[in-house]
Molecule: c-di-GMP-I riboswitch aptamer
Organism: soil metagenome
RNA sequence: AACGGGCAAACCCGCCGAAAGGCGGCGACGCAAAGCCAUGGGCCUGCCGCGGUCCCGCCCGGGCCGCCACGGUUGCCAGGCUGCCGAA
Numbered sequence: 001a002a003c004g005g006g007c008a009a010a011c012c013c014g015c016c017g018a019a020a021g022g023c024g025g026c027g028a029c030g031c032a033a034a035g036c037c038a039u040g041g042g043c044c045u046g047c048c049g050c051g052g053u054c055c056c057g058c059c060c061g062g063g064c065c066g067c068c069a070c071g072g073u074u075g076c077c078a079g080g081c082u083g084c085c086g087a088a
Stems, first nucleotide, its partner, number of pairs: 006031002012025005029075001035081003039078003042073003049067004054063003
C1' cells in the first nucleotide's frame, strides 16, 4: 500500500451534578487503539469540612481569600488487558 470499517473534538439542545464533569442527540477537530481499566504521575473542580491579623463597626451570621477528594479527566502522560487488516 491494504479489505471491511471503527471512534467522535468543539459549538448547540435535553437530562444528571455544588462544580469539574458525565449521559443522550446533532456534528466532525482529530485518532492505528481516541477500545477497556483511575494502578502511578499530572491537571481540573471544591458540596461538606478546616483556617484567615481581610470586608460587612463588634457578637451571631454573611462575604471574600486560602487549604482540602473519598469527585473528575483513559482524547494529559505512563502502566496493565484486549484487538481489525497487512509486509510479516